c-di-GMP-I riboswitch aptamer from a marine sediment metagenome, 72 nucleotides, folded computationally. The coordinates come from a structure-prediction model, not an experiment, and the mean pLDDT is 89.
RNA sequence: AAAGGGCAAACCCAGGGCGACCUGGAGACGCAAAGCCACGGGCCAGCGCUCGCUGACAGCCGGGCUGCCGAA
Numbered sequence: 001a002a003a004g005g006g007c008a009a010a011c012c013c014a015g016g017g018c019g020a021c022c023u024g025g026a027g028a029c030g031c032a033a034a035g036c037c038a039c040g041g042g043c044c045a046g047c048g049c050u051c052g053c054u055g056a057c058a059g060c061c062g063g064g065c066u067g068c069c070g071a072a
Base pairs, nucleotide, nucleotide: 006031007030012025013024014023015022016021029059035065036064037063039062040061041060042057044055045054046053047052
């Protein structure tokens, strides 16, 4: 390359949350790990507004674990 497929951005609707954001539906920008993990960095939110605390983002980067097919 191929084959079988998989996931699902933004926007919209419904619901949850102080919020970042999350869940479901619809929808596809893209993704060979866009499967999982908050360990490190980073960004974002809330509370104190001096340190700091709590939370969110894995489709921001690094790292860890696992994984379909195949010329291999």